The prediction has a mean pLDDT of 79. Predicted 3D model of RNase P RNA and transfer RNA as a complex of 431 nucleotides. Rfam match: Bacterial RNase P class A. It is annotated as a ribozyme.
RNA sequence: CCAGUCGGCCGAGCAGUCGCGUCCUCGGGGUGACCCGAGGCCGAGGAAAGUCCGGGCUCCGUCCGGCACGGUGGUGGGCAACACCCACCCGGAGCGAUCCGCGGGACAGUGCCACAGAGAGCAGACCGCCUCACCGCCCUCGGGCGGGGAGGCAAGGGUGAAAGGGUGGUGUAAGAGACCACCGCGGCCCCGGUGACGGGGUCGGCAUGGCAAACCCCACCGGGAGCAAGGCCAGACAGGGGACGUCCGAGGGUGCCGGCCCGAGUCCCCGGGUAGGCCGCUGGAGGUCGUCGGCGACGGCGAUCCGAGAUGGAUGACUGCUGAUCACAGAACCCGGCUUACAGGCCGGCUGGUCCC
RNA sequence: CGGGGUGUAGCUCAGCUUGGUAGAGCACCCGCUUUGGGAGCGGGAAGUCGCAGGUUCAAAUCCUGUCACCCCGA
Numbered sequence: 001c002c003a004g005u006c007g008g009c010c011g012a013g014c015a016g017u018c019g020c021g022u023c024c025u026c027g028g029g030g031u032g033a034c035c036c037g038a039g040g041c042c043g044a045g046g047a048a049a050g051u052c053c054g055g056g057c058u059c060c061g062u063c064c065g066g067c068a069c070g071g072u073g074g075u076g077g078g079c080a081a082c083a084c085c086c087a088c089c090c091g092g093a094g095c096g097a098u099c100c101g102c103g104g105g106a107c108a109g110u111g112c113c114a115c116a117g118a119g120a121g122c123a124g125a126c127c128g129c130c131u132c133a134c135c136g137c138c139c140u141c142g143g144g145c146g147g148g149g150a151g152g153c154a155a156g157g158g159u160g161a162a163a164g165g166g167u168g169g170u171g172u173a174a175g176a177g178a179c180c181a182c183c184g185c186g187g188c189c190c191c192g193g194u195g196a197c198g199g200g201g202u203c204g205g206c207a208u209g210g211c212a213a214a215c216c217c218c219a220c221c222g223g224g225a226g227c228a229a230g231g232c233c234a235g236a237c238a239g240g241g242g243a244c245g246u247c248c249g250a251g252g253g254u255g256c257c258g259g260c261c262c263g264a265g266u267c268c269c270c271g272g273g274u275a276g277g278c279c280g281c282u283g284g285a286g287g288u289c290g291u292c293g294g295c296g297a298c299g300g301c302g303a304u305c306c307g308a309g310a311u312g313g314a315u316g317a318c319u320g321c322u323g324a325u326c327a328c329a330g331a332a333c334c335c336g337g338c339u340u341a342c343a344g345g346c347c348g349g350c351u352g353g354u355c356c357c
Numbered sequence: 358c359g360g361g362g363u364g365u366a367g368c369u370c371a372g373c374u375u376g377g378u379a380g381a382g383c384a385c386c387c388g389c390u391u392u393g394g395g396a397g398c399g400g401g402a403a404g405u406c407g408c409a410g411g412u413u414c415a416a417a418u419c420c421u422g423u424c425a426c427c428c429c430g431a
Stems, first nucleotide, its partner, number of pairs: 001353010012322007020043002023040007045328001049339002052337005057226004064258004069222005074088005089103001090101004104217002109215002111211003126157002128153005134147005165183006184206001185204008230279004239270006251262003286305008323326001358430007367383004377414001385401005407423005
């Protein structure tokens, strides 16, 4: 320098003027809620998004036990928790840095494997190879060819996504773990590791396919609903009919059963009224810096900072300069993740190649 | 803001549970019938199963992501 790979960060900047929203101060008005004016602080994101997970918070008269249902799935850690993160193991891709993996169990059981093919699960013989005897033909008398019959084999061909270890040899009539070597697989033992697992030895001729993002089995986890949760204030209205029930108890505790608890009302239909305000509402598993522990995720301690809170819903416009002609997109109870969208730019680690010193 | 559901032929829907062949009705085209049309009868064409990735030998179906539409909640 080129090619690649991984991680982190920014995502127009500065200045001025005006406008908008919350809050604070001052002045004026109002009995008051509050209104008006002036000044000041602050004012969208890395994803605020999808709502896919996990929690906080709130309510449900406990939410207990079992079943069902749903979720997670190598090991060890981190965390409030997780399907997230870190480190490691195993398998796969790559020369490599590195990346990918819903990565438990298929000798607990059930099921499926279409078409093709002889045979698809405790398999099978279509072509083929080989032996035996027979018939026919040819013949240089060694044999060759064809046919059907009785057996042996699974090496080769063929079907298929997949055909009951693989390669090479010995062996045999032909063959075959029948036997041998190596590799793979399984059992046992020893060593290392917290563990997943790895290394070594020995034994077994190999009991034997795939699918669990099929049912299922194993281990662990899960009470339900969601800020339109929930609470308070003000205001409006008109009742009528039906079902069940008031301790022999309807109904409820959001699938079913049992237990326990609450319980005097509950549910349906017709008709009528309201469409207001306040709280919850943002200071928090918070940010930055330093230091210590840890490979790391992260944790401890100290200092320091305050960075939105609307309720028809606030972020915009103009001017000047610069980069350059402007990505995806905008809070609505709050956090931790994941995923998806994204013009362009910056920094760093590492790998491969080429050249120079 | 929260909760739930659906995408398959031009239209309305089955098929998904238990993965192997995509099907029905209406509409469309051709033929028969009729003087002609309708109806009827016979035949035919038409589908990237919303899109992308994964699991599997094999995906409309199973899993994940994404897009569009619909419904409900004071």